RNAcentral holds the full RNA, with entries from ENA. Large-subunit ribosomal RNA, domain I from a Patescibacteria group bacterium, 550 nucleotides, folded computationally. Taxonomically the source falls in Bacteria candidate phyla (Bacteria). The coordinates come from a structure-prediction model, not an experiment, and the mean pLDDT is 83.
Context: one part of a larger RNA
Order: sequence, then structure tokens, then C1' cells
RNA sequence: GUUGACAAUGGAUGCCUAGGGCUAGUGUGCCGAAGAAGGACGCAGUUGGCAGCGAUAUUCACCGGGGAGGAGUCAACAUCCUUUGAUCCGGUGGUUUCCGAAUGGAGCAAUCCAACCGUAAAGGUUAUUGUGCCGCAAAGAUAAUCGAAAGAUUAAGAUAGCGGUAUGAAGGAUACCAUCUGAACUGAAACAUCUAAGUAAGAUGAGGAAAAUAAAACAAUUGUGAUUCCGUCAGUAGCGGCGAGCGAAAGCGGAAAAGUCCAAACCCGAGAUUUAUCUCGGGGGUUGUGGGGCUUUCAAUAUGAGAGAAAAAACGAUAGCAGAACUGUCCGGAAUGGCAGAUCAGAGAGGGUGAAAAUCCCGUAUGCGAAAUUGUUUUUUCCUCUAGAGAGUACCCGAGUACCAUGGGACACGAAGGUCCUGUGGGAAGCUGGGGGAACCAUCCUCCAAGACUAAAUACACAUUAGCACCGAUAGUGAACGAGUACCGUGAGGGAAAGGUGAAAAGCACCCCGGAAGGGGAAUGAAAUAGUACCUGAAAUUGUCGACUA
Repeated sequence: GUUGACAAUGGAUGCCUAGGGCUAGUGUGCCGAAGAAGGACGCAGUUGGCAGCGAUAUUCACCGGGGAGGAGUCAACAUCCUUUGAUCCGGUGGUUUCCGAAUGGAGCAAUCCAACCGUAAAGGUUAUUGUGCCGCAAAGAUAAUCGAAAGAUUAAGAUAGCGGUAUGAAGGAUACCAUCUGAACUGAAACAUCUAAGUAAGAUGAGGAAAAUAAAACAAUUGUGAUUCCGUCAGUAGCGGCGAGCGAAAGCGGAAAAGUCCAAACCCGAGAUUUAUCUCGGGGGUUGUGGGGCUUUCAAUAUGAGAGAAAAAACGAUAGCAGAACUGUCCGGAAUGGCAGAUCAGAGAGGGUGAAAAUCCCGUAUGCGAAAUUGUUUUUUCCUCUAGAGAGUACCCGAGUACCAUGGGACACGAAGGUCCUGUGGGAAGCUGGGGGAACCAUCCUCCAAGACUAAAUACACAUUAGCACCGAUAGUGAACGAGUACCGUGAGGGAAAGGUGAAAAGCACCCCGGAAGGGGAAUGAAAUAGUACCUGAAAUUGUCGACUA
């Protein structure tokens, strides 16, 4: 050196699961000056961490459930509580230190320092700011008087401001939503238009959803009839240093369906006044085969709707309750296993129990249940809304708007052009009117801008229920364990490793060696090469003994 056996080291593998991942259904969807989210510090007989709680501190009261043990856990000892019903579970309340928007002032967060009212002790108030109302109230301007002028005096009602009162705001929240700002890496095999991308990130604001929404829309000679979402149309038509790439719409099939209200003309009332106007309130009115007003002729005295409020009922949510049926024997440490004979089944889902249990335990099928708080649906009542036709007239129908020029942005479309939005400049008509139909013109078709609201189908988060040809400790969450912990960083921030004795601690009394660690006996146990460095215990590596050696 090679090799065998037996050991050591090491922690792979197998088995396991306390934790994760994902899907679907259902439910819920904001919290906060009545002090939130998040924290600091405390609270137990002993008390360090975690969890819980707040000087009423490991808890208090009431209303329900429940029925024998309990005083959270690592983790025990002591001392207590409990059938006069504890612990525990649910509902409603109470208490809730200090910091934190933090709000009496200050501040290096969890601290310091006050003023006023008030008390036996306590306790309370005192930040900023919007709006409404009330009170006080300047300078200037106005008016009058005086004055040559400068200016002075007086007056009324205001305003700024100050104070009081009522009410609101502020700050937080992962994701979803709208609006406003808005990159770069990257791709184009370089790079500048382009792409990445209106993405990431930042700001503001709102809701349980948000946004959008009732045609100045599409279509194409037929027609459709608000919006939103899904499938298709279609990687099509197109856009594009026609490169890289970007990429529709109509239509069709579905989900869900819901439509309304103002402005104006005209009428009535009140007020203001510059006397022909304005403001406020009520009625009226809301449309594109144009509609409405006014004048006039006729008809009718109904019908339906609600996206409101309250009550009742039913069904749920937040604790729960009942719930069938097995024994003997054998092996074994242990029976759920073998053998033998039974039983239940609207229950042979699943889990646990010393091996493998329908009949041992928890459950399962099935049936039942709420004092309190609360949701949905239905019914009833109240409340709100709700009608026409003809003729004439030409009063009204959203203006710095439409539109044009130019610059920019959004539309799949990068300026050729169309649509929409918009900075600058110009600037209409008013129903015999106006917009659109992808330059423009004609014909034809279609719609009515410059005001507003609107549920559902959709998105997301959390809770809960059910499940999985999802993972099984280098996997699955970063985290199965005191994990966003230890640790690193001034900081923003980064960020681990670490599971398994046994059925039960029965966790080795006692003796011996040793300073101890550790070991040898003995004992427990089925097993101790299961001894807390604990299931199994691979490999590299190491040792002892043996064999072989060209």
C1' cells in the first nucleotide's frame, strides 16, 4: 500500500409531521380626537422568554352555553379555587399606565415643566385648522364740519383681526381603484427614433369595491340600441429605423341587466333696487321618426315603479346538544393482528388509542339548539316618483364652447390623415340649427356636445368551510423550533442555522474508579449500540486486530 472483520466519526437515506403551498365555495370589508395602527413599561407566591392583560393589570360585571376538574406555556414546587357550578366557550359591557396624529408648553418617543377650575383623596380643561351662528372690533376708504393748504374733528355701517359656541378635519391600513408625476437596466445581437412602459417608484384621494355608464355611439344600404367583465374575432386589419417589436375594432357567443335628474323658455311668490332688470323659493320641463314652452281643440281621472324608512315573520352568523353496534381465545411488552362466534349501518369519512379498530375514545350519517348582538329574504305600513293626441306660433334647447391655425398628449396608429383631450392665438351657428360616418366634396345614413346621478355582472384582502395524481426538514413560507429572532450595517436595509428517546420518564436508586468529565456494575424498559451528544444511522475519514505483498 491493498483487503476483511469489529469499532469510532459523520448525519445521508428510509419512515414520520407539529408547518407550509395551492384551488373552490361562502361570509365580511375600513380603524382613528369617545385617542387608532404600532409600541414602551408594568401585572403571577416563586417569573427569564413567548402568549394574555393594564394600577379593577395572568383579569372585573351581566347574559347564555357547559358539567368536573382547574389556577396559559416552556416547567415544576408551594398555596389556593371549584356541584352555592369553577376553569373553559360565546354575546354585551367595564377598566384600559405612558408614548404615538399626540393635541397645555418643551423634548434626545415612552420623559421633563406648567396654568386654570375643583377635591378629603380624586378629577377635569388648555394644540392647529375649515364651515355655520353669536359677540367685540382697528387702520384705510366714504360722508359732514373747520381750514388757503397740509391736515384736524365727528358720524354710520362694514372689513381685517380677536373671542365664544356648534360641527368637521388630521393619523394609520398589505392588496384591489381613480387621478397627478414618472425612470433606467434591458431588447433592437452596437445605438439615437423605437422598446422596456405609462411598467417600477413617488404623490393625492376614495370605497367595499373603485372607475365607467343611458349615444353629438356603432354600422353600412340590412340593422343594433347605456356601461362593465369573460370567450371569440386574431396574432387578423393595421402601426413600425416597415427593424426589434407593438397590435385593435365592429360582429358573434355568454355573465349581469335599470334607468334617471337638472339648466333654459313660460307661470306664481318674496326680496333688492340703478325702473327694467337682478337674486332667491315654488311650479313647469328634459327630447332627435326632434323635444319642450305658449295659444287653442280633444281625451283621461288610471296604472305601475322605488336604487327609501319602520315593524313582523322565516332562514342564517357568533357558543353548543343527542347520536347505533363485540366478545372469547392464541402469540406478544402491549391487540386494533391470527383463530372462533356475533352486532350496527341514513353512521365501513377521518383521527386517536402500547402493532393493523364500523362496533374502545373523539367523531361520522341523521336530527336538534340562542338570553344577547347581528345579516339576508319575504310580507305589511309609511314615504317618494309616475300619463296622452291634433293644429297654430317660432319663445327655449348648456359659449370663450364647437370649430380653425400651431405645439403637445391619448387612441393598436411613431404627424400623412381621422377621432378624443389640451397650452397659445383666432373664434361661430342657435333647429331653415349642429356633430359624426378615417383627408376633402356631394348624396345618403346616423346622432344631439359644451350640466349631473346611477345597482349588478368585475378586482383585491381577510375570515371560514371543503379539498389536493402539492412539499415533507438543503423540500415546503425567510420562518414546523424564543423568526423577521440571533447576527451584520451609522442608516435605509440585509438576514440565518436549528424537527424526531420511549407506549409510558418508568430520564439509571444504590455500589465502585475518577478532581471532574466519563466509565464499570446494579436497576428501569420489549429494546439502553433507545441514556436526553437519544429513531434509522450510508459515504468520505480514523483506529484496533487479522490476511496478502508482484